[in-house]
RNA sequence: GCCCAAGUAGUCUAGCGGUCUAGGAUAGGGCCCUGUCACGGCUCAGACCCGUGUUCGAAUCACGGCUUGGGCG
Repeated sequence: GCCCAAGUAGUCUAGCGGUCUAGGAUAGGGCCCUGUCACGGCUCAGACCCGUGUUCGAAUCACGGCUUGGGCG
């Protein structure tokens, strides 16, 4: 330099154009429980890598960029 793949809460992940306010687990805050801790129950907050386009409608499709991983040279 060229090609391929993947970027969604702190972490892991579901999603395959409209179904709900982007869901779940875990971690975190609060309350309950307990003599205390743990476990358990209830609850709260937290995310679509960036830009442009396509479309009535984009996390989802296209293009460019960035990052990470892999392959070729």
A computed fold for a 73-nucleotide RNA from an uncultured Candidatus Woesearchaeota archaeon, annotated as transfer RNA. The coordinates come from a structure-prediction model, not an experiment, and the mean pLDDT is 80. Rfam family: tRNA. About the family: Transfer RNA (tRNA) molecules are approximately 80 nucleotides in length. Its family is annotated with triplet codon-amino acid adaptor activity in the Gene Ontology. It is annotated as a transfer RNA.